[in-house]
RNA sequence: GCAUUGACUUGGCAAACUUCCCGAAAGGAAAGGACGCAAAGUUACCGGCCUAGGGGAGGCAAGGGUGGCGGGGACUGCCAUA
Numbered sequence: 001g002c003a004u005u006g007a008c009u010u011g012g013c014a015a016a017c018u019u020c021c022c023g024a025a026a027g028g029a030a031a032g033g034a035c036g037c038a039a040a041g042u043u044a045c046c047g048g049c050c051u052a053g054g055g056g057a058g059g060c061a062a063g064g065g066u067g068g069c070g071g072g073g074a075c076u077g078c079c080a081u082a
Base pairs, nucleotide, nucleotide: 004082005080006079012037013036017032018031019030021028022027035068041075042074043073045071046070047069048066049065050064055060
């Protein structure tokens, strides 16, 4: 240095909820706050789930959302045991 591993150490992120803003909605941003997370850092791709203003005769339906829903490849990151 690399790979695996995550008991220890330093830290990191931030669920629900509250306030406020954006949005038709799902949901998102900021502040507070911690349920949890060994990548709960970023992201191509595939799937699941949520929403339906607009569209549409009806049934419906994503180009909207969810990475803290799953699979999964890539890039990057702290400490340390073996």